Large-subunit ribosomal RNA, domain II from a Chloroflexota bacterium, 686 nucleotides, folded computationally.
Its Rfam family is "Bacterial large subunit ribosomal RNA".
Taxonomically the source falls in Chloroflexota (Bacteria, Bacillati).
The coordinates come from a structure-prediction model, not an experiment, and the mean pLDDT is 85.

Context: one part of a larger RNA
C1' cells in the first nucleotide's frame, strides 16, 4: 500500500415556530384505587398556560404612568382563541457532530540509568628523571658555600591495565535506538572502581552545560480532576425533485471569529406594487470647455516704483528688475461666465405577469478574482494597492483564442448517425472556397517593440525649370580695377576683424571647398557649346527597410504559402456549439376542459411556459435491524453465496440455475446503535 469490518448532529428538561390530533378554556403533578401488573383503566384540579393591562413600586384598572394639569406624551384597549399531546425545523443547559492539543492541578512511583554526598572494601605491568633532608670530602675563625655520594619528593616525566573519546573512516530498514577500525588524551591523583545507604519533581542534584534526575527534563513518570478548552486543521456515510446566494455596510480586545443589516430559501398574507421601453416633467455643476471670479503663468506694450551710473546739490541717465493697466497665447481636484450624454427622481401608456411589498421559520455569506470603463495610491510600475460601474468567473459545462478560471460566443432535463446558425473558420493535418472582383507588400513582412534613421515601393497635393533645349554627364571659359581695406612676421578670394562696390562681359562671388609659410595650382557658384525630353524641390496617406543581443530551431500550433494559403476594401457561398429548429420522452408549473372530493382534493386530457449550479433552504423517495397487528413461505430446501436474465428517472426491486443447509418474508403502524471512500482514522488480514 490494498481488501474487510468498524467510525461522526445523539439523549433529557426548557422553550419557539410549523405541521398534526383532543378539548373550547385546556391540562393534571406526586400520590391512590382496581387490574391479566416495569403495562392498562379509573381517580387525583395541588399547580401551569389563557381570559387585561399600565407603573420601579405601593397602586389603580379598559385603562394606566409621567405630570399641578381635567394638557401633551408612552404603553395598553377596540376586531384577531386558547391549551394538552405527539412529529418535525431551530435555540438554551448539559461533553451537545466526532477525532485532536500544548498545557494546568491532585494524589502517588521512581536516584538499579545518571548528578552530588556518607559508610567501608578494591584497583594502577614496566621504564625514566632525581626535590628536601642526610652523610663524605674540599674550604671558612665558624658559617654561608662548593663537589661527590646517599636519599626518593611530585595534581613530574613515557607507557600497558583502567578511566576517557581529538581527528577521521565505515556504520546510518546499523552487530549497536551512540557501535565498529584506526589515530588520540589521563594513567600516584580534584585518580579509577566494588557493595551498602542518602538527596524527589512548586524539589532534587550540577567544577554551570538548562546538565541530569531509568533510552523521557527550560521542569520527571503514573493515575485522577477529564469527554479540560480549541473563535483554530480534518472528517461527517443512500437517492431524486424545486429554488439558490455572498465574499458588502456598520459595530466589536476587532481584523481568517461574531452580532445587525443586505443577498438565498420556505410558509401565509394583502391587492396594489416592483421592472423594462417610449413620451412628458424635474433636480444638479461632473466630462468638456472658458478665463468673467480666485490664483498660477509666458511675450510685447505703457507706466509708477525700486537697482546702477553721473552730479556738491537741484536733478540727469540708463541694453538692469518691476506692480497696476493695455494686446497676445496659456493652466487649476480644493477656479467657474458657462455646461452635456448617462444615471437618478416624478408622471402616464405599453410589454410581461408577481418578479414588488408584510409577517413569521430556517440558513449561508461577510479571505473574493480578472477584464472594461471613471478615478485615487505608486514612477499616468507591477497578474500591484485602493473606491466606483458593468460583465465572467466563483457556483458553468458546450465552441474559439494551438494549450489557457475571469477573453470572445453561448447558458448543458433525457434521447437521435436530423436542420440552420453564434464566435470563429474554409491548402493540408483538420469539418467548410487551392471562391469572385479591385489594389497593396518582397521584408517570410505577414508570424513580437521604440524614440529615430533612409534616393524601398505605391498613391495624393503645392511650388519651380523645360524643345526659346531643362536636369546629369562630357568640352570649353570661370576675367580685370585687386595682393579690397585693416590686422599680421606673413594674410594675395580662402586664419581673423569690416566693406563687399565698380569695369569688360555669353559669364565669371571682393568667392563653396581642398591646398600653400605666403603665395601658385585644383575645384564650385555662373555662362557658352554639345546631347535630347522630361527634370527638380516641399508635404500628406497606404505597405515595406534599419534600430533588433541569452540561454533548444523554440516569437505563424506544425507542414508549408509569394498576382498567397499575407494585407486593404467590397461581395458570394459553405462550416462550425450541449445556442435556435425538428421528433420522442421525463418532471415541475400556469390556464382550460372531464370526472372526483367536505375541499384548487386526487386523477386523466390539453395547451402555453420552465427544469446548469457551490454554500444554503424546501420537497419526495429508496434501503438496513427491532417491535406490533395482519397476512405468507420453507427438508419437494429458508437466510447467505455464486452465474445469468429482467423491471423501474435513481436509491434499488424482482426471477431463474449452481452451492448452502434452517430459517425468512409481504402489507399496515412504530421504533431507531438506519446506509463511508477519504478524518497522516481504529482494529484485522495480505
Nucleotide at each position: 500500500g490494498c481488501c474487510a469490518a468498524c467510525g461522526a448532529g445523539u439523549u433529557a428538561c426548557g422553550u419557539u415556530a410549523c405541521g398534526u390530533g383532543g378539548c373550547a378554556g385546556g391540562u393534571u403533578a406526586a400520590g391512590g384505587c382496581a387490574u391479566g401488573a416495569u403495562g392498562u383503566g379509573c381517580c387525583g384540579g395541588a399547580g401551569c398556560c389563557g381570559a387585561a393591562g399600565c407603573g420601579a413600586a405601593a397602586g389603580c384598572g379598559a385603562g394606566u404612568c409621567u405630570g399641578a394639569a381635567u394638557a401633551g406624551g408612552g404603553c395598553a384597549u377596540u376586531u384577531c382563541a386558547g391549551u394538552c399531546g405527539c412529529g418535525u425545523g431551530g435555540c438554551g443547559u448539559a461533553g451537545a457532530c466526532c477525532c485532536g492539543a500544548a498545557a494546568c492541578c491532585g494524589u502517588g512511583u521512581g536516584a538499579g540509568c545518571u548528578a552530588c554526598c556518607c559508610u567501608u572494601g578494591g584497583c594502577c605491568a614496566g621504564g625514566u628523571u632525581g626535590a628536601a633532608g642526610c652523610g663524605a670530602a674540599a674550604g671558612u675563625a665558624a658559617a654561608g658555600u662548593u663537589u661527590c655520594g646517599u636519599g626518593g619528593a611530585g595534581g613530574a616525566c613515557c607507557g600497558a591495565a583502567c578511566c576517557c573519546u581529538u581527528g577521521u573512516a565505515a556504520g546510518u530498514u546499523a552487530c549497536a535506538a551512540a557501535u565498529u577500525g584506526c589515530u588520540g588524551g589521563g594513567a600516584u591523583g580534584a585518580g579509577c572502581u566494588g557493595a551498602g545507604g542518602g538527596u524527589a519533581g512548586g524539589g532534587g542534584u550540577a567544577a554551570a552545560a538548562u546538565g541530569c534526575c531509568a533510552a523521557u527534563c527550560g521542569a520527571a513518570c503514573a493515575c485522577g480532576g477529564a469527554g479540560a478548552u480549541a473563535g483554530c486543521u480534518g472528517g461527517u456515510u443512500c437517492u431524486c425533485c424545486c429554488c439558490g446566494a455572498a465574499a458588502u455596510g456598520c459595530a466589536u480586545u476587532u481584523a481568517g471569529g461574531u452580532g445587525c443589516a443586505g443577498c438565498g430559501u420556505c410558509a401565509a398574507g394583502u391587492a396594489a406594487u416592483a421592472a423594462u421601453u417610449u413620451g412628458c416633467g424635474g433636480a444638479g455643476g461632473u466630462a468638456g470647455a472658458u478665463c468673467a471670479c480666485u490664483g498660477g503663468a509666458u511675450g510685447g506694450g505703457c507706466u509708477a516704483g525700486g537697482g546702477g551710473g553721473c552730479g556738491u546739490g537741484a536733478g540727469c541717465u540708463u541694453a538692469c528688475c518691476a506692480a497696476c493697466c493695455c494686446c497676445a497665447a496659456c493652466c487649476a481636484a480644493a477656479a467657474u461666465c458657462c455646461g452635456a450624454a448617462u444615471a437618478c427622481c416624478g408622471u402616464a401608456a405599453a410589454u410581461a405577469g408577481u418578479a414588488u411589498c408584510u409577517u413569521g421559520g430556517c440558513a449561508g455569506u461577510g479571505a473574493g478574482a480578472c477584464a472594461g470603463u471613471g478615478a485615487a495610491g505608486g514612477a499616468u510600475a507591477a497578474g500591484c494597492u485602493c473606491c466606483a460601474u458593468u460583465g465572467u468567473c466563483g457556483a458553468a459545462a458546450g465552441g474559439g483564442a494551438a494549450a489557457c478560471a475571469g477573453c470572445c460566443c453561448a447558458g448543458a432535463u433525457c434521447g437521435c448517425a436530423a436542420u440552420c446558425u453564434a464566435a470563429g473558420g474554409u491548402c493540408c493535418c483538420g469539418a467548410a472556397g487551392u471562391g469572385u472582383g479591385u489594389g497593396c507588400u518582397a521584408a517570410g513582412u505577414g508570424u513580437g517593440a521604440a524614440a529615430c534613421g533612409a534616393a524601398g515601393u505605391g498613391g495624393g497635393a503645392a511650388c519651380g525649370c523645360c524643345c526659346a533645349g531643362a536636369c546629369a554627364g562630357c568640352c570649353a571659359g570661370g576675367a580685370g580695377g585687386u595682393u579690397g581695406g585693416c590686422u599680421u612676421a606673413g594674410a594675395a578670394g580662402c586664419a581673423g576683424c569690416c566693406a563687399u562696390c565698380c569695369u569688360u562681359u555669353a559669364a565669371a562671388g571682393a568667392g563653396u571647398u581642398c591646398g600653400u609659410a605666403a603665395c601658385a595650382g585644383a575645384u564650385c557658384a555662373c555662362u557658352g557649346g554639345u546631347c535630347a525630353a522630361g527634370g527638380g524641390u516641399u508635404u500628406c496617406c497606404g505597405c515595406a527597410c534599419g534600430g533588433a543581443a541569452a540561454a533548444u530551431a523554440a516569437a505563424c500550433g506544425g507542414g508549408g504559402c509569394u498576382u498567397a494559403a499575407g494585407c486593404a476594401c467590397a461581395c458570394c457561398a459553405c462550416c462550425g456549439a450541449a445556442g435556435c429548429u425538428g421528433c420522442g420522452a421525463a418532471u415541475c408549473u400556469u390556464c382550460u376542459c372531464c370526472a372526483u372530493u367536505a375541499a384548487u382534493u386526487u386523477g386523466g386530457a390539453g395547451u402555453g411556459g420552465g427544469u446548469g449550479g457551490u454554500a444554503g433552504g424546501g420537497g419526495a423517495g429508496c434501503g438496513u435491524u427491532c417491535u406490533u397487528a395482519g397476512u405468507g413461505c420453507g427438508u419437494c430446501g429458508a437466510a447467505g453465496u455464486u452465474a445469468g436474465g429482467u423491471c423501474g428517472u435513481a436509491a434499488g426491486g424482482c426471477c431463474u440455475g449452481g452451492u448452502g443447509g434452517a430459517g425468512c418474508g409481504c402489507u399496515g403502524a412504530g421504533a431507531a446503535g438506519u446506509g463511508a471512500g477519504u478524518a497522516u482514522g481504529u482494529u484485522g488480514g495480505c